[in-house]
Context: one part of a larger RNA
């Protein structure tokens, strides 16, 4: 040295696709690189270890052996791995027929509500709060009726319901478009898994240019509260929120749980299919893909997890190594900027 770990203690990249690399199903042939066995050569001597011997013993010395776990050459073995060739269908994929869905993009349309404008009715208040005041109103408000304008969001349905890799996605219709699931057959024949770099997507806020602006609302102003009140409450209100295009690239981007595969008691819900039964829109059974609750074994420091594992195993990647300093400085790369990313040390406990 042959590590130990990553739900909550430090630790899973925010999420895909994918290059190199790593790993890889069944059968047979060949090969013999890895692997295994034998032989030969070499592996200096001394030392270490063993045996015998020599100094009266010992230390010491002499002789012999062993060891030198290695390397090279050569002869073999062929189970496993690799390589070659030939096949296979259980992994993976394609075709066909269906199903469900807020998956994505574009265009059009709709009703409720808020605000504003115009007109009518109508008169002294309205609004707001714990209580008030600022504010609005006799130049006619609030309320109410009719008409119009404009922007944004889509009540009920709505559900630990659905879809999506994640971020996320919810009125209706049309067009374009991606994925999933189910069924039975046919086809391809390992085409697979993971994935350093790379690349794409990535809430909100923010930035650039041009639009838009109803409501809400950082900043800001005023009124209150208070010892003060740069707040909480109230009246206003600009960026922003919306659209197009281009950037930014971060989140408690969370299941705080990487991806794939196999195996391992059950029970009860629910969504989408399929098969069978049935008194046939019900209901029951089986099965499959999701999504939940509980729970055996097992695991866990405990909490808890428990076929959607944090159980038992395999493959690949990422990451952690006492607290603070610090996700900071410097440098590099990226960005219009804000900043992001990579990422220390002194010192200190």
């Nucleotide at each position: 040295c042959u590590g130990g770990g990553c739900g909550u203690a430090a630790a899973g990249c925010g999420u895909g696709c994918g290059u190199a690399g790593g790993u890889g199903g069944c059968u047979a042939u060949g090969u013999a690189a890895g692997u295994c066995a034998g032989a030969u050569g070499u592996g200096a001597a001394a030392g270490c270890c063993c045996a015998a011997g020599g100094c009266u013993u010992a230390a010491c010395c002499u002789u012999g052996g062993a060891a030198u776990u290695g390397c090279a050459u050569u002869u073999g073995a062929u189970a496993c791995u690799g390589c070659u060739u030939a096949g296979c269908u259980a992994g993976a994929g394609u075709a066909c027929a269906g199903u469900a869905a807020a998956g994505g993009g574009a265009a059009g349309c709709g009703g409720a509500a808020u605000u504003c404008c115009u007109a009518g009715u109508g008169u002294a208040g309205c609004g707001g709060u714990g209580a008030a005041a600022u504010g609005c109103g006799u130049a006619g408000a609030u309320a109410u009726u009719a008409g119009g304008a404009g922007g944004a969001a889509c009540a009920c349905c709505a559900g630990u319901g659905g879809c999506g890799a994640a971020g996320g996605c919810g009125g209706c219709u049309u067009c374009c478009u991606a994925g999933a699931c189910u069924g039975a057959u046919a086809c391809u024949g390992a085409c697979a898994c993971u994935g350093a770099g790379g690349u794409a997507c990535g809430a909100a806020a923010g930035c650039g240019u041009g639009g838009g602006g109803a409501g809400c609302a950082a900043a800001c102003a005023g009124g209150a509260u208070u010892a003060g009140a740069u707040a909480c409450c109230c009246u206003g209100g600009u960026a922003g929120u919306c659209c197009a295009c281009g950037c930014c690239c971060u989140a408690a981007a969370c299941g705080a749980u990487g991806a794939g595969a196999a195996c391992u008691a059950g029970a009860c819900g629910u969504u989408g299919g399929a098969a069978g039964g049935g008194u046939a829109u019900a209901c029951c059974u089986u099965u499959u893909a999701g999504u939940g609750u509980c729970g055996c074994a097992g695991c866990u420091a405990a909490c808890g997890c428990g076929a959607u594992a944090a159980g038992u195993u395999c493959u690949c990647c990422g990451c952690c190594u006492g607290g603070g300093g610090a996700g900071u400085a410097c440098g590099g790369c990226c960005g219009c900027a804000a900043g992001g990313u990579u990422a220390a040390a002194a010192c200190u406990c």
Predicted 3D model of a 349-nucleotide part of an RNA (small-subunit ribosomal RNA, central domain) from Thioploca ingrica. The organism belongs to Thioploca, within Bacteria. Rfam family: Bacterial small subunit ribosomal RNA. The coordinates come from a structure-prediction model, not an experiment, and the mean pLDDT is 88.